[in-house]
Context: one part of a larger RNA
RNA sequence: GACGAACGCUGGCGGCGUGCUUAACACAUGCAAGUCGCACGGGGCAGCAAUGCCCAGUGGCGAACGGGUGAGUAACGCGUGGGUGACCUGCCCCGAAGCGUGGGAUAACAGCUCGAAAGGGCUGCUAAUACCGCAUGUGGCUUUCCGGAUUAGAUGCCGGAUCUCUAAAGGCGGAGCAUGCUUGCAUGCCUGCCGCUUCGGGAGGGGCCUGCGUCCCAUCAGCUGGUUGGUAGGGUAACGGCUUACCAAGGCGACGACGGGUAGGGGACCUGAGAGGGUGACCCCCCACACUGGCACUGAAACACGGGCCAGACACCUACGGGUGGCAGCAGUAGGGAAUCUUGCACAAUGGGCGCAAGCCUGAUGCAGCAACGCCGCGUGCGCGAUGAAGGCCUUCGGGUCGUAAAGCGCUUUUCUGGAGGACGAGCGAGGACGGUACUCCAGGAAGAAGGCUCGGCUAACUACGUGCCAGCAGCCGCGGUAAAACGUAGGAGCCUAGCGUUAUCC
Numbered sequence: 001g002a003c004g005a006a007c008g009c010u011g012g013c014g015g016c017g018u019g020c021u022u023a024a025c026a027c028a029u030g031c032a033a034g035u036c037g038c039a040c041g042g043g044g045c046a047g048c049a050a051u052g053c054c055c056a057g058u059g060g061c062g063a064a065c066g067g068g069u070g071a072g073u074a075a076c077g078c079g080u081g082g083g084u085g086a087c088c089u090g091c092c093c094c095g096a097a098g099c100g101u102g103g104g105a106u107a108a109c110a111g112c113u114c115g116a117a118a119g120g121g122c123u124g125c126u127a128a129u130a131c132c133g134c135a136u137g138u139g140g141c142u143u144u145c146c147g148g149a150u151u152a153g154a155u156g157c158c159g160g161a162u163c164u165c166u167a168a169a170g171g172c173g174g175a176g177c178a179u180g181c182u183u184g185c186a187u188g189c190c191u192g193c194c195g196c197u198u199c200g201g202g203a204g205g206g207g208c209c210u211g212c213g214u215c216c217c218a219u220c221a222g223c224u225g226g227u228u229g230g231u232a233g234g235g236u237a238a239c240g241g242c243u244u245a246c247c248a249a250g251g252c253g254a255c256g257a258c259g260g261g262u263a264g265g266g267g268a269c270c271u272g273a274g275a276g277g278g279u280g281a282c283c284c285c286c287c288a289c290a291c292u293g294g295c296a297c298u299g300a301a302a303c304a305c306g307g308g309c310c311a312g313a314c315a316c317c318u319a320c321g322g323g324u325g326g327c328a329g330c331a332g333u334a335g336g337g338a339a340u341c342u343u344g345c346a347c348a349a350u351g352g353g354c355g356c357a358a359g360c361c362u363g364a365u366g367c368a369g370c371a372a373c374g375c376c377g378c379g380u381g382c383g384c385g386a387u388g389a390a391g392g393c394c395u396u397c398g399g400g401u402c403g404u405a406a407a408g409c410g411c412u413u414u415u416c417u418g419g420a421g422g423a424c425g426a427g428c429g430a431g432g433a434c435g436g437u438a439c440u441c442c443a444g445g446a447a448g449a450a451g452g453c454u455c456g457g458c459u460a461a462c463u464a465c466g467u468g469c470c471a472g473c474a475g476c477c478g479c480g481g482u483a484a485a486a487c488g489u490a491g492g493a494g495c496c497u498a499g500c501g502u503u504a505u506c507c
Stems, first nucleotide, its partner, number of pairs: 001506002005503005012378006018371002020336001026333002029331003034061003039058002042055005068289003077214008087206003092202007100134004109124006139166002144161005170194005176189006215261003222252003227249008264286004268279004291312005314325004342368001344367003350364001351362004381411004391402004415448001416444006425434001451496005456477003462491005472479002
């Protein structure tokens, strides 16, 4: 000098930050991911109706983002530079082409029924942008072959031929026309918007490979059987011993293998003239994890925090047959600890999900609350005022000092208190949680606001009394045994100041 600090004493205000470093200990309660009726059938409510609203279910998109934590990991995990001639990519953008025709189910619902519950079973009905055929094939894929460009290298790039396989879904609106029937509606044509399918390209995102860098111990010296390589099969979006069979006997290591310990990595942060040393809180990027261990399913993407299955520990419910749960999300509780906050407000803004939209959801976020935990700013008054009052302390008893300090007189009102007005943040209009806040004006009155540590040397600041190697101090040197500037108290002084000291840690 620094700090996510703690402890002691003290404490007026504001702004901006920060706030479980320990038990990745256990968690009561509420909330944290939904949305779409313009995909679909139905149920309910209102209405005479047209129609509108609400709801569970089928279906779609999202839930792989956002938020948390640092357990594990010494590793291509991270950082940096390359590679992918070995790859994927929902939504978004650009371009090309298409969207024809059929079919069978199933939830909801109804009935019956099992169970304490959680949750099921059977029968019957029904729709779709759910599911399945057929057609078409711009294209794409497979087979065989030809040509070309680039390249270190072409099986995988480009072009062509051949063969095989392969798509789709509709919804809402609109002036008009046609057809049907009873007004008016339905269907078709045309057209707009939102979608659907195939392919090419892009953007952004990701997978994999690789050079280099990345803590301590050699009182760890040898390690290795899918081990190292090959062939073949499998698997993956993709290369690969990734996996399996067979074959060969290799591979790594003092340039530190293997083993042990410790640890998330980086941007950065602290210190320092720098080199370096230390750290990895907050913010940003990457990784890993989600009660513990394992596994896959769905999906463009997960081996998935608030999805599933199995096992385990723990906890809860039970009618004892059986079930339920996972705060390292936001608050909050217990426990641990020297120690770390509200079971707050709002979606107004920014951003995200869904939706044509209106809008809904959003403990992300924006705000407020608590805490001197930190940084910064402000205040606790200003001027005059000597017979240097009283009082304290010291004294050589003359005096000195606290000290212009107080009193007193004059002034001011930052702040404070009361009152009045009152935003920006909101875009073309309305709409503000914060917030009657910030800010402005008026009134009142010095009014409500100073402490902590130190004073032997280092080190700035000295006397008196008490004590008598006692009681005590102490960072180092060292003080204290009768004159102690070093202990305790008082007066005075020094330093910093809403703080001041101490302790831990780093430079």